[in-house]
RNA sequence: UCCGGUGUGGUCUAGUGGUUAGGAUUGGACGCUCUCACCGUCUAGGCCCGGGUUCGAUCCCCGGCACCGGAA
Repeated sequence: UCCGGUGUGGUCUAGUGGUUAGGAUUGGACGCUCUCACCGUCUAGGCCCGGGUUCGAUCCCCGGCACCGGAA
C1' cells in the first nucleotide's frame, strides 16, 4: 500500500427495513436469611462516526476510524 472480516449497555452476545433493540453477566434497590451466600422481583445501562437510498435505516449502499486476518 492492497484485499477480506468484525464493530450492539462496563463485559459477552442475539437480532430484524417499521411493532418497547432481546438475553447473559456486572452494578443498585427490595424481598428471603440471625448474617452472608444462593434464590426471587424491580431498576440503571447499548446499535463506532459521517453521508446517501427509502415514507421509514441498528439492518441496505459509500466513505472514514478501530480491531483481527491475509497478500506484497
This is a predicted structure of a 72-nucleotide RNA (transfer RNA) from Adineta vaga. It matches the Rfam family "tRNA". Its family is annotated with triplet codon-amino acid adaptor activity in the Gene Ontology. The coordinates come from a structure-prediction model, not an experiment, and the mean pLDDT is 80. NCBI's taxonomy places the organism under Eukaryota, Metazoa, Eumetazoa, Rotifera, Adineta.